A computed fold for a 73-nucleotide RNA from a Candidatus Omnitrophota bacterium, annotated as transfer RNA. Rfam family: tRNA. Its family is annotated with triplet codon-amino acid adaptor activity in the Gene Ontology.
RNA sequence: GGGCCGGUAGCUCAGUUGGGAGAGCGCCUCGUUCGCAAUGAGGAGGUCGUGAGUUCAACUCUCAUCCGGUCCA
Numbered sequence: 001g002g003g004c005c006g007g008u009a010g011c012u013c014a015g016u017u018g019g020g021a022g023a024g025c026g027c028c029u030c031g032u033u034c035g036c037a038a039u040g041a042g043g044a045g046g047u048c049g050u051g052a053g054u055u056c057a058a059c060u061c062u063c064a065u066c067c068g069g070u071c072c073a
Stems, first nucleotide, its partner, number of pairs: 001072007010025004019056001027043005049065005
């Protein structure tokens, strides 16, 4: 330098004919307990790496770019 894969909540990740942004764990509140753990209920938390384009509408399609992994040279 080139090919491929990945980047989504604090962490691990899902999200396929383009239309609702989600799960588990963690965090906060409440109940149960003398208290803790466990458990039940509720809640907060997101620039979907960045910028641009296509579209009525983009995590999703296109282009550029940054970061990580891997292969080739």
Source information:
The organism belongs to Candidatus Omnitrophota, within Bacteria.